[in-house]
Order: sequence, then C1' cells, then structure tokens
RNA sequence: CGGGCUGUAGCGCAGUGGUAGCGCGCGUCGUUCGGGUCGACGAGGUCGUGGGUUCAAAUCCCGCCAGCCCGA
Repeated sequence: CGGGCUGUAGCGCAGUGGUAGCGCGCGUCGUUCGGGUCGACGAGGUCGUGGGUUCAAAUCCCGCCAGCCCGA
C1' cells in the first nucleotide's frame, strides 16, 4: 500500500428495510433463620462515526475510525 471480515446494553451474541431483542450480569420484591437456587417485576442502547438512498435504515450505498486475518 491492496483485499477480506467484524463493530448492537457492563460481557457474549441474535436481529439483512417497518416498535431493537436473547443469555449472563445488575436493581427491587417474593421464597429462606440467613445465603445460594428458583420465581415475578424493572433499569440500562443517539446500533463505531459522518453523509447518501427511501414514506421509513441496525439492515442498502459511499467516506472515515478501530480491531482481526490474508497478500505485497
């Protein structure tokens, strides 16, 4: 320098045009003498960033940033 993949909640991931979800974790409550387990409810996201297309973008297109891989 060229090519490819990835970026979504604290962590691991799903979601491929039409309300952003799951597991773990966290909080409150129940259960227990207490803890764990189990159950109920809840908080937490400008979907890496800046533009474009569209009635509508996490999703499609372009640039940039970061990480990983391959090549030179």
Transfer RNA from candidate division Kazan bacterium RBG_13_50_9, 72 nucleotides, folded computationally. The sequence was found in a public genome assembly. Its Rfam family is "tRNA". By type it is a transfer RNA. Taxonomically the source falls in candidate division Kazan-3B-28 (Bacteria, Bacteria candidate phyla).